c-di-AMP riboswitch aptamer (ydaO/yuaA leader) from Sphaerisporangium album, 140 nucleotides, folded computationally. Of the family's consensus pairs, 96% are formed in the model.
[in-house]
C1' cells in the first nucleotide's frame, strides 16, 4: 500500500492551518470543522394492541449472540439464531468458525407528518468443499 471478510459504518464537496520538491512556478500530502448523497438506527398519533410498569425481583434499544443444564468461581457443555474469504445469485449436504459486547436512566407498544442520532472497530493473504438449479455469454 493492494485486494478481500464483518458490519450501516460508504462515496463527495468546501477548508482555517501545515508539511514535501524546488530559486519560483507547477504539483503532491496531511488536516481541525463544516456540508451534501447514500445506507443504518432510534423517538412519535387517529386506529389497533396491550395479565404491564407505577407496587423494582423496574423497563427499554443496539447486535446473530436466546436460553437450558454444571460448578463456590472462573469457567465448561449445549442451544436458539448467524458467518464464510478473491467467479457474482439461490437451494441442499457435509465440515469449520461466531453464539458477545455495550447503552438509556424510571422513560418509550405500534405509528402518518414531524424530530433526533450514527457512519465505526475487529480481522484476513491462495482463503471451506460438493451436487443441484436459476440467470448470463457464445456457437450450430
Nucleotide at each position: 500500500g493492494a485486494c478481500g471478510u464483518u458490519g450501516a459504518a460508504u462515496c463527495u464537496c468546501c477548508g482555517a492551518g501545515g508539511c514535501c520538491c524546488g530559486c519560483a512556478a507547477c504539483g503532491g500530502c496531511c488536516g481541525a470543522g463544516g456540508g451534501g448523497a447514500a445506507c443504518c438506527g432510534g423517538g412519535g398519533a387517529c386506529c389497533c394492541a396491550u395479565g404491564u410498569c407505577c407496587u423494582u425481583c423496574g423497563g427499554g434499544g443496539u447486535g446473530a449472540a436466546u436460553c437450558c443444564g454444571c460448578g463456590c468461581g472462573a469457567g465448561c457443555g449445549g442451544u436458539a439464531g448467524g458467518g464464510a474469504u478473491c467467479g457474482a445469485c439461490u437451494c441442499c449436504a457435509a465440515g469449520c468458525c461466531c453464539g458477545a459486547a455495550c447503552c438509556c436512566g424510571u422513560c418509550a407498544g405500534c405509528u402518518a407528518a414531524c424530530c433526533c442520532g450514527g457512519u465505526a472497530g475487529a480481522c484476513g493473504u491462495g482463503a471451506u468443499u460438493g451436487g443441484a438449479g436459476a440467470g448470463g455469454a457464445g456457437a450450430c